[in-house]
């Protein structure tokens, strides 16, 4: 140097055009002698980043950015 995958709460993921979810963890409350456990509630992401398309983009397209992986010198 060329290709390819990946980038969505705090952390693992879904969600492939129509108002952004799911475990978890965290908070608060019940339960308990206390902690776990479990039970009802609750707060946290404008979806890596600039733009195009389109009535509407996480999703379609380009161009950067960051991780891996291959190939090549």
């Nucleotide at each position: 140097a060329g290709a390819g995958u990946a980038g969505u709460g705090g952390u693992g993921c879904a969600g492939u055009g129509g108002u952004a979810g799911c475990a978890u963890a965290c908070u608060u409350g019940g339960u308990u002698u206390g902690g776990g456990a479990c039970c009802a509630a609750g707060g946290g992401g404008u979806c890596g980043u600039c733009g195009g398309u389109u009535c509407g983009a996480a999703u379609c397209c380009g161009g950067c950015c960051u991780a891996c992986u291959c190939u090549a010198c």